[in-house]
RNA sequence: GGCUUCAACAUCCCCGUCGGUUGGGCGUGCUCGGAGUUCGAAGAGCGCGCAGUGAACCGGCUGGAGCC
Numbered sequence: 001g002g003c004u005u006c007a008a009c010a011u012c013c014c015c016g017u018c019g020g021u022u023g024g025g026c027g028u029g030c031u032c033g034g035a036g037u038u039c040g041a042a043g044a045g046c047g048c049g050c051a052g053u054g055a056a057c058c059g060g061c062u063g064g065a066g067c068c
Stems, first nucleotide, its partner, number of pairs: 001068007013054001014052001016061007023053001025050008036039001
C1' cells in the first nucleotide's frame, strides 16, 4: 500500500465520523380537487424547510483485528 471485518469510546440499550442516493416522518407553499354549510372538508400532485429518519444502500475518513 491492497483486501476483508469490526466500533471500545456513548448520561439504559443501539448509535465511530463526514458527504450523498432511494424511501419514510413532521412542518409549510402552490396547484388540482370538489364533500358540503358558496366558500370551501377529505384526498391527490409538485416544491421548499426541519431532524438521534432506531429504513435500506453508496463513497471517503478515524480507530482496532486479520490476510496478502
The RNA shown here (nadA riboswitch) has 68 nucleotides and comes from a soil metagenome. It matches the Rfam family "nadA riboswitch". Rfam classes the family as a small RNA. The literature on the family includes a 2020 paper in RNA by Huang et al., "Structure and ligand binding of the ADP-binding domain of the NAD(+) riboswitch". The prediction has a mean pLDDT of 86. Of the family's consensus pairs, 100% are formed in the model. The sequence is in RNAcentral, with records from MGnify.